[in-house]
Context: one part of a larger RNA
RNA sequence: CGCAGGAAAUUUGAGAGGAGCUGUCCUUAGUACGAGAGGACCGGGAUGGACGAAUCGCUGGUGUAUCUGUUGGAUACCAAAUCCACGGCAGAGUAGCCAAGUUCGGGAAGGAUAAACGCUGAAGGCAUCUAAGCGUGAAGCCAGCCUCAAGAAUAGAUUUCCCAUCGCGUAAGCGAGUAAGACCCCUUGAAGACGACAAGGUUGAUAGGUCUUAGGUGUAAGCACGGCAACGUGUUCAGCUGAGAGAUACUAAUAGGUCGAGGG
Numbered sequence: 001c002g003c004a005g006g007a008a009a010u011u012u013g014a015g016a017g018g019a020g021c022u023g024u025c026c027u028u029a030g031u032a033c034g035a036g037a038g039g040a041c042c043g044g045g046a047u048g049g050a051c052g053a054a055u056c057g058c059u060g061g062u063g064u065a066u067c068u069g070u071u072g073g074a075u076a077c078c079a080a081a082u083c084c085a086c087g088g089c090a091g092a093g094u095a096g097c098c099a100a101g102u103u104c105g106g107g108a109a110g111g112a113u114a115a116a117c118g119c120u121g122a123a124g125g126c127a128u129c130u131a132a133g134c135g136u137g138a139a140g141c142c143a144g145c146c147u148c149a150a151g152a153a154u155a156g157a158u159u160u161c162c163c164a165u166c167g168c169g170u171a172a173g174c175g176a177g178u179a180a181g182a183c184c185c186c187u188u189g190a191a192g193a194c195g196a197c198a199a200g201g202u203u204g205a206u207a208g209g210u211c212u213u214a215g216g217u218g219u220a221a222g223c224a225c226g227g228c229a230a231c232g233u234g235u236u237c238a239g240c241u242g243a244g245a246g247a248u249a250c251u252a253a254u255a256g257g258u259c260g261a262g263g264g
Stems, first nucleotide, its partner, number of pairs: 001151001005162007015148004021049007033038001051105005059099004066092005071085005110142002116136004163263001165176004181259004185201005206252003209248005215241003222235005
């Protein structure tokens, strides 16, 4: 820009893409078959490999949020703390992300067929699956499962909302301000390169803060007591933290602007 008014939502599916794999064991059954050795079809069940999707409750990895220990140095000294040294080094670790973790998938049923196997059956009194006609039949084909999908220009369908303004013009039309609605802008996100998408913008829990808390770390400082001291013990499952959860308008989403129909 189009889809013959302007919008918001829900959809149909022409078409396109994805998937499509396979082993072993048990049973049927030591049956059919076979002199024996051996050893099935068909059917039923179990469990793997590779591949794929989703997911983080479990097992773990990471985790330059966090907590703790500790070496050397700096802040004049002690204590406490902070900083520098690859996050200084080391131990642990929430959320998130992830696999090596977990769950699931390939199936079944249908249609038309290939090779092949048939039925009926002439040409050609017989025979013949074929010439007319009718069947069975594959991981393959069409559907079936999952995803996208009306720019499918053949531009589809349904529901709901907005209404018939003003100026110029004979009219076609042009212009203007609006409606429903949308955007700019702002607070953000399990969304994201940017656009986009999604949640919100005071009639508000969108983010931050604050409070409470799941979780993490592991018993702070100060003081007291014991010890010559290093240090230990008590206060103290403390202190710190808390990307998660809940609550709460304290802070910021203010104010404002722009676009947007009049129906061949």